[in-house]
Context: one part of a larger RNA
RNA sequence: UUGGGCGUAAAGCGUCCGCAGGUGGUUUAACGCAUCUCCUGUCAAAUCUAUCGGCUCAACCGGUAGACUGCGGGAGAGAUGGUUAGACUAGAGGCCGGGAGAGGUAAGCGGAAUUGUCGGUGUAGGGGUUAAAUCCGUUAAUAUCGACAGGAACACCAAAUGCGAAGGCAGCUUACUAGAACGAGCCUGACACUCAUGGACGAAAGCGUGGGGAGCGAAGGGGAUUAGAUACCCCCGUAGUCCACGCCGUAAACGAUGGAUGCUAAGCAUUGGAAGUAUCGACCCUUCCAGUGCUGUCUACCUAAGCUAACGCCUUAAGCAUCCCGCCUGGGAAGUACGGUCGCAAGACUAAAACUC
Numbered sequence: 001u002u003g004g005g006c007g008u009a010a011a012g013c014g015u016c017c018g019c020a021g022g023u024g025g026u027u028u029a030a031c032g033c034a035u036c037u038c039c040u041g042u043c044a045a046a047u048c049u050a051u052c053g054g055c056u057c058a059a060c061c062g063g064u065a066g067a068c069u070g071c072g073g074g075a076g077a078g079a080u081g082g083u084u085a086g087a088c089u090a091g092a093g094g095c096c097g098g099g100a101g102a103g104g105u106a107a108g109c110g111g112a113a114u115u116g117u118c119g120g121u122g123u124a125g126g127g128g129u130u131a132a133a134u135c136c137g138u139u140a141a142u143a144u145c146g147a148c149a150g151g152a153a154c155a156c157c158a159a160a161u162g163c164g165a166a167g168g169c170a171g172c173u174u175a176c177u178a179g180a181a182c183g184a185g186c187c188u189g190a191c192a193c194u195c196a197u198g199g200a201c202g203a204a205a206g207c208g209u210g211g212g213g214a215g216c217g218a219a220g221g222g223g224a225u226u227a228g229a230u231a232c233c234c235c236c237g238u239a240g241u242c243c244a245c246g247c248c249g250u251a252a253a254c255g256a257u258g259g260a261u262g263c264u265a266a267g268c269a270u271u272g273g274a275a276g277u278a279u280c281g282a283c284c285c286u287u288c289c290a291g292u293g294c295u296g297u298c299u300a301c302c303u304a305a306g307c308u309a310a311c312g313c314c315u316u317a318a319g320c321a322u323c324c325c326g327c328c329u330g331g332g333a334a335g336u337a338c339g340g341u342c343g344c345a346a347g348a349c350u351a352a353a354a355c356u357c
Stems, first nucleotide, its partner, number of pairs: 003329004007311002012325001014201004021194003025088007033081002035077008048066007091191001092188004096183002103177007110154001115149007125136002162169002206247006215241002220236004258324006266295011306313002330357003339350004
């Protein structure tokens, strides 16, 4: 191990794809495998149950009847599941149309700023801090003007915005490319959902090889602070941060909330699409679909529920249901040891026990 659970108490794999498996829309017919009903055989004895009887009772013993769980044979039913054959269109997919978007990859381009170099002006300070000092500066700094170099990041727009499976994505242009929403019909005709094993992607840091290196900056050096100061503050500064290729595979990878489908009050805001009304013009207004947020259930107003230990959730559910997967089972030892797989390594994944409370 039944059961009960998984937002915060232990517990949703970081995310997706997907074989096997599990589950699966409407309808017709056949079969009768599962399923159900009836009959029958079997189910040794002992044991067990009911009842009757024998030892003075009981335990014990004997008679009769019965039972559980099955299995075999026969007859039947035809709902539900299944199989076979056929049909359908509400799920799913495809075709077409006009739009939205920081979705991805690559190339090119741009301006602001920091830093450096060169030149001009100019002279004694600058910088930094709570205050200072280390530091920079008469070999001319700081300031200011011009030119050049190089690297990284893209102010305003910008938002409660948008896009993406997640990680994540933001200057502009171009090329290639992926997905979603809406609209109108047409086509296919259940082709679907989920998914152990498996595969792909996966922030930052880190690793390998080769580049690059402006700013920032682990380590390190110095100055302060302090009782000390291996810190917080200041001056420097190496790896790194950036690029290409290859690894790593982890995060509070969070909505701490797996995916799919259906149902269950409203109101407001906003993004995309469509229609209607109206107009010079969708500018407003109304409705529908798809997203993103907020309020809300006894309260600020209108206003029904449900769930929860509470907090809270509330059509984007943590409500009501179905299907599939993952996971939990007292705390510590421990996400550790050992073994195995993977990795260049760092380590990752899988994963105990003794002992102890």